This is a predicted structure of a 293-nucleotide RNA (Bacterial RNase P class A) from a Rickettsiales bacterium. The RNAcentral record of the sequence draws on ENA. The model forms 98% of the base pairs in the Rfam consensus. Rfam family: Bacterial RNase P class A. From the family's description: Ribonuclease P (RNase P) is a ubiquitous endoribonuclease, found in archaea, bacteria and eukarya as well as chloroplasts and mitochondria. By type it is a ribozyme. The gene name in the source record is rnpB. Model confidence (mean pLDDT): 79 of 100.
[in-house]
RNA sequence: GCAGACGCCUUUGGUGUGGCCGCGCCGCAAGACGCGGAGGAAAGUCCGGACUGCACAUGACGGGAUAGCGGCUAACGGCCGCCGGGGGCGACCCCAGGAUCAGAGCAACAGAGACGAGUCGCGCGGUCUCCGCGCGGGUGAAACGGGCAAUCUCUAUCCGCAGCAACCCCAAGUAGGUUCCGAUAUGCGGGUCAUGACGCAGGAACGGGUAGGGGGCUUGACGCCCAUGGCAACAUGGCGCGCAGAUUAAUCACAUCACUCGACAGAAUCCGGCUUACCGGGCGUCUGCAAAA
Numbered sequence: 001g002c003a004g005a006c007g008c009c010u011u012u013g014g015u016g017u018g019g020c021c022g023c024g025c026c027g028c029a030a031g032a033c034g035c036g037g038a039g040g041a042a043a044g045u046c047c048g049g050a051c052u053g054c055a056c057a058u059g060a061c062g063g064g065a066u067a068g069c070g071g072c073u074a075a076c077g078g079c080c081g082c083c084g085g086g087g088g089c090g091a092c093c094c095c096a097g098g099a100u101c102a103g104a105g106c107a108a109c110a111g112a113g114a115c116g117a118g119u120c121g122c123g124c125g126g127u128c129u130c131c132g133c134g135c136g137g138g139u140g141a142a143a144c145g146g147g148c149a150a151u152c153u154c155u156a157u158c159c160g161c162a163g164c165a166a167c168c169c170c171a172a173g174u175a176g177g178u179u180c181c182g183a184u185a186u187g188c189g190g191g192u193c194a195u196g197a198c199g200c201a202g203g204a205a206c207g208g209g210u211a212g213g214g215g216g217c218u219u220g221a222c223g224c225c226c227a228u229g230g231c232a233a234c235a236u237g238g239c240g241c242g243c244a245g246a247u248u249a250a251u252c253a254c255a256u257c258a259c260u261c262g263a264c265a266g267a268a269u270c271c272g273g274c275u276u277a278c279c280g281g282g283c284g285u286c287u288g289c290a291a292a293a
Base pairs, nucleotide, nucleotide: 001289002288003287004286005285006284007283008282009281010280012258013257014256015255016254017253018252020037021036022035023034024033026031039264043275044274046273047272048271049270050269051163052162053161054160056196057195058194059193060192061191063159064158065157066156067155068082069081070080071079072078083097084095085094086093087092098154099153103152104151105148106147119137120136121135122134123133124132125131126130167215168214169213170212177206178205179204180203181202187200188199189198222242223241224240225238226237227236228235229234259262
């Protein structure tokens, strides 16, 4: 220098004018001033939770999930390390990785035959028109009780339901309406059964009113940086730096300058993951060419 592998960061920037949302301060108010205001995926809703409300417990069955060994984590079907299998010259990458005498099932066509079956040839042996053992040929992806469990199943472990439109409060308003069914417990109720506990007047249809305001609402298992420990995931510490809360849904319009010329794409309760989309730019480590000087 060329080709590659892995990891990380960024995701147009500045100025001016006007506009939008939140907070602070001043103000009776209007409003002025100051500070701040969408992502690395905010996406998918695929997993795991926090939180809120409801739910009886134990056992068995049913239903679902996971699967080498160890570690991390609040937890996970996630992540890290090692082992095993596979790919690559290599750096590295991929894997649904427990069990096939507990029992089933599948393998078109070909082939005698696809699990208990056995054709052709040779050899050895026997109780010799038969049987057993060994080697080889042919068909096929696969033929020595082989393959597939990402087919059912078995083993081990784990698993309540719903979701911020959860839920709580305030105000207002109608019709505390009508009809039907039903209840006093040997019955009914929460997947089924058993045992025990607890509870039981309501249920359905029609019709009417309301659709307002506030909380939840953003300080977190949070992000970044540093130190220590650890191969790493990560853990501990620091009185280090930082932080959007809309609700018919906030960051836009115009002008101008710059350049690496701008893709995918907009929070709606909040986190930890995974997956998918993606223009361009920057950085680090490692491998090969691969030797020469």